RNAcentral holds the sequence, with entries from ENA. Predicted 3D model of a 73-nucleotide RNA (transfer RNA) from a Saprospiraceae bacterium. The source organism's lineage runs through Bacteria, Bacteroidota, Saprospiria, Saprospirales and Saprospiraceae. Model confidence (mean pLDDT): 82 of 100.
């Protein structure tokens, strides 16, 4: 400089052929315990990397840009 990969919750990641976003751990409440750890029910918490298009409707399709990660010379 050229190609591929990836960006979703504090972290780690799912999310079907486009239909209004979940888990797991972690926060915070309670049971339990002498008091913790463990296990157990409850609860917040997200502009899905940023722009721009397609679409009745986009995390998903397209297109540009950022940033991480591999590759080529």
């Nucleotide at each position: 400089a050229c190609g591929g990969g990836u960006a979703u919750a504090g972290c780690u990641c799912a999310g079907c052929u486009g239909g209004u976003a979940g888990a797991g751990u972690g926060g915070c409440g309670g049971a339990u315990u002498c008091c913790a750890a463990a296990u157990c029910c409850g609860u917040a918490g997200g502009u899905c990397g940023u722009g721009g298009g397609u679409u009745c409707g986009a995390u998903c399709c397209c297109u540009a840009c950022u940033g991480c990660c591999c590759g080529u010379g």